This is a predicted complex of two RNAs, RNase P RNA and transfer RNA, with 431 nucleotides together. Its mean pLDDT, the model's own confidence on a scale to 100, is 77. Rfam match: Bacterial RNase P class A. Rfam links the family to the GO terms dimeric ribonuclease P complex, ribonuclease P activity and tRNA processing. By type it is a ribozyme.

């Protein structure tokens, strides 16, 4: 200086003015004996987001046996730690890519079974087409053709073809015999494990595919704030049809078991108000402490949106690099997808140049 | 908020059990026939199988992430 890895923050600024919402306080009116409630208003203060989204997964909360049994069904999948849990995270292994910092990896099990694999090829799991050899026969005889074998070393067909390279061997050949690597299997070291790494054995019997059924091991009840509670209002708490107590329902797969005694469809009516849940939480923030690290303990110190036709906007002036994705709706951890610029830490590679 | 389906040619739709060059009907275009034109009758043009990554030798199909349309469920009695 040019190239690239991998984190971590920001997401226009000010100041005015006018609204919108919640809170705290005063005024003033109404309604109440009173506390006390409601309406207007006035000042003061607080008001989106790193993804608030997609709703993928995991939990809290509620509620139904505080949730039971068995199947089935779904999920997850190297290991070990972390956490409320997790398909997330950190850490390590194994396999890959990359000069490198470093990134990816649905990575259990094909020596339990079933099942698949078009064309091609002789043969897709036990197969001899073409070659090669040995012996019989035949003839035109150092060779030619038939026959009975043997043989996967060669060709040829395919995404894949029965461990791979050499020597040896042999009538050709072949783990057929040896070295080496490679797979299995047994045992020894290290590691808490996955796995390494050594020794010795097997000659290979045991090719692929489980994001094909299937097996292993773990793990999951269901439903969702329109959950749920509590007030108020209102009614024709009504008709038809249908199952019916060996039945229905009670959440959503069967059976059991518990719990209720009707229940389902369709028709008509009636309400469509107003309170809780609801925002202090597995929170933030800065310190120490312990671990490599996710994280955990401690301590100080902080309150930071809570709407219900749904607010957080608008003008206007300035000032800059002119400004992206995109709006909370019960509440957290995660993951995944959107994003103009910016602003910073670490580290790799090549280059000059000291 | 939950739960379900669906996406192939300009239109409607098959394929969904991995083996494809992805096919049918209609549209369209040329040629027959007819005087003409309609039907007919032969031939053709037309596809990122929503988009992207995977798994497999091979993906319309299977996995998973996205987009994009649609349907259903909750009050009272």
């Nucleotide at each position: 200086c040019g190239a690239g890895u991998c984190g971590g923050c920001c997401g226009g600024g000010u100041a005015a003015u006018c609204g919108c919402u919640g809170c705290c306080u005063g005024u003033u009116u109404g309604c109440g004996u009173a506390c006390g409630c409601a309406a207007a208003u006035g000042u003061g203060u607080a008001g989106a987001g790193g993804a608030a989204a997609g709703u993928c997964c995991g939990g809290g909360c509620u509620c139904c046996a505080u949730a039971g049994a068995g199947c089935a069904a779904g999920g997850u999948g190297c290991c070990a730690g972390g956490u409320a849990a997790c398909a997330c995270c950190u850490g390590g292994g194994g396999g890959g890519c990359g000069u490198g910092a470093g990134c990816c990896u649905a990575c259990g099990g094909a020596a339990a079974g079933u099942g698949c694999a078009a064309c091609a090829g002789a043969a897709a799991g036990a197969u001899a087409c073409c070659g090669c050899c040995u012996g019989c026969u035949a003839c035109g005889a150092u060779g030619u053709a038939g026959c009975c074998g043997g043989u996967a070393a060669g060709g040829g067909u395919g995404a894949a073809a029965u461990g791979g390279u050499g020597c040896g061997g042999u009538a050709a050949g072949a783990g057929c015999g040896c070295a080496c690597c490679g797979c299995g299997c047994g045992g020894g070291u290290g590691g808490u494990a996955a796995c390494a790494u050594c020794c010795a054995c097997g000659g290979c019997a045991c090719g692929g595919c489980a994001a094909a059924c299937c097996c292993c091991a773990c793990c999951u009840g269901g439903a969702g704030c329109a959950a749920g509670a509590c007030c108020a209002a209102a009614u024709a708490g009504a008709a038809a049809u249908c199952c019916u107590a060996u039945g229905g329902c009670g959440u959503u797969g069967c059976u059991c078991g518990c719990g209720c005694u009707g229940g389902a469809u369709u028709u008509g009516g009636g309400u469509a108000g107003g309170u809780u849940g609801c925002u202090u939480g597995a929170g933030g923030u800065u310190u120490a402490u312990a671990g490599u690290g996710a994280u955990a303990u401690a301590a100080a110190u902080c309150c930071c949106a809570g709407a219900u036709g749904a607010a957080u906007g608008a003008u206007u002036a300035u000032c800059c690099u002119c400004g992206a994705c995109a709006g909370a709706a019960c509440c957290c951890g995660g993951c995944u997808u959107a994003c103009a610029g910016g602003c910073u830490g670490a580290c790799u590679c090549g280059u000059u140049u000291u | 908020c939950c739960g379900c389906u669906c996406g192939u040619a300009g239109c409607u739709c098959a394929g969904a059990u991995g083996g494809a060059u992805a096919g049918a009907g209609u549209a369209c275009c040329g040629c027959c026939c007819u005087c003409c034109g309609a039907a007919g009758g032969c031939g053709g043009u037309g596809g990122u199988c929503g988009c992207g990554c995977g798994u497999u030798c091979g993906a319309a199909u299977c996995g998973c992430g996205c987009c994009g349309a649609g349907c259903g469920g909750g009050c009272c009695a």